Predicted 3D model of a 73-nucleotide RNA (transfer RNA) from Streptomyces eurythermus. Rfam family: tRNA. It is annotated as a transfer RNA. The coordinates come from a structure-prediction model, not an experiment, and the mean pLDDT is 81.
RNA sequence: GCUCCGUUCGCCCAGCGGUUAGGGCACUGCCUUGUCAUGGCGGAGGUCACGGGUUCGAAUCCCGUACGGAGCG
Numbered sequence: 001g002c003u004c005c006g007u008u009c010g011c012c013c014a015g016c017g018g019u020u021a022g023g024g025c026a027c028u029g030c031c032u033u034g035u036c037a038u039g040g041c042g043g044a045g046g047u048c049a050c051g052g053g054u055u056c057g058a059a060u061c062c063c064g065u066a067c068g069g070a071g072c073g
Base pairs, nucleotide, nucleotide: 001072002071003070004069005068006067007066010025011024012023013022018056027043028042029041030040031039049065050064051063052062053061
């Protein structure tokens, strides 16, 4: 230098063009308990890496950039 893969709540991971972007762990409120833990019912937390494009509509498709990884030279 070229090709390919990845980037989504604090962490791990779903989400193959259309409903409010979900789950687990962690955090947190209430209940339960003599206390803690467990358990039950809730809650908060996401500019979907960034910038453009396509489309009536984009986390999803296309292009570029950044970062991480693999292969080739």
The sequence is in RNAcentral, with records from ENA.